RNA sequence: UCGAUCCCAGCGGGAGAGAUCGCGCGGUCCCGCGCGGCGCCGAAGGAGCAACCGGCCCCGGAAACUCUCAGGCAAACGGACCGCUGGGGGAUG
Numbered sequence: 001u002c003g004a005u006c007c008c009a010g011c012g013g014g015a016g017a018g019a020u021c022g023c024g025c026g027g028u029c030c031c032g033c034g035c036g037g038c039g040c041c042g043a044a045g046g047a048g049c050a051a052c053c054g055g056c057c058c059c060g061g062a063a064a065c066u067c068u069c070a071g072g073c074a075a076a077c078g079g080a081c082c083g084c085u086g087g088g089g090g091a092u093g
Base pairs, nucleotide, nucleotide: 001093006088007087008086009085010084011083012082013081018038020037021036022035023034024033025032026031039073040072041071045069046067047066048065052061053060054059055058
């Protein structure tokens, strides 16, 4: 001096599945919350296995796959991931 992986923040995009039923409470119109039932979804989080990778014969890491514990099933909120910007950082040349 070039400045990667990675981390944080802001902005934008962002799917799926019952505006479900019963009871209770608040508001007493919409709506919201809690409990219970049936039916569903996978892209917060979590867990499991595997291709593969690392160490060495047995461990570790590991997905958008799988499970649905959690979460979600009108809107809102949330939302893996993607793009842009700024900051941190400092591999590598």
Molecule: Glycine riboswitch aptamer
Organism: Alphaproteobacteria bacterium